[in-house]
RNA sequence: ACCUCGAAAUGGCAAAUCGCCGGAGACGGCGAGACGCAAAACUUCCGGUCCUCAUGAGCUCAGGCUCAACGGAUAGCGGAGUUGCCGAA
Numbered sequence: 001a002c003c004u005c006g007a008a009a010u011g012g013c014a015a016a017u018c019g020c021c022g023g024a025g026a027c028g029g030c031g032a033g034a035c036g037c038a039a040a041a042c043u044u045c046c047g048g049u050c051c052u053c054a055u056g057a058g059c060u061c062a063g064g065c066u067c068a069a070c071g072g073a074u075a076g077c078g079g080a081g082u083u084g085c086c087g088a089a
Stems, first nucleotide, its partner, number of pairs: 005087002012037002017032006035076001041082003045079003048074004055068005
C1' cells in the first nucleotide's frame, strides 16, 4: 500500500411524521425531526415492488373498464458497477 473484516475514534447521512412547493400519480425538493445506516455516497445494467397523465392492445352503444411497458418512480428492496473516512482483533 492492497484485500478481508468492523473494535475504537473523528465525523457523515437522515426513516416515519408535520409544514410549504412541484407532479396525473408513484414520488421528489426545501425546512423541522431522528427510525435507523460502515457505504443509507453515486449509477436504473439485471430482477422485485409501486404509478398510469399521455401512449399501445382488448372490451363497451356510450361513459368508461382491463391489461401492458416501449413510459415513469423507488439507489433507505435485493443484485451489479464506480468511488470513499478510520485502522483494533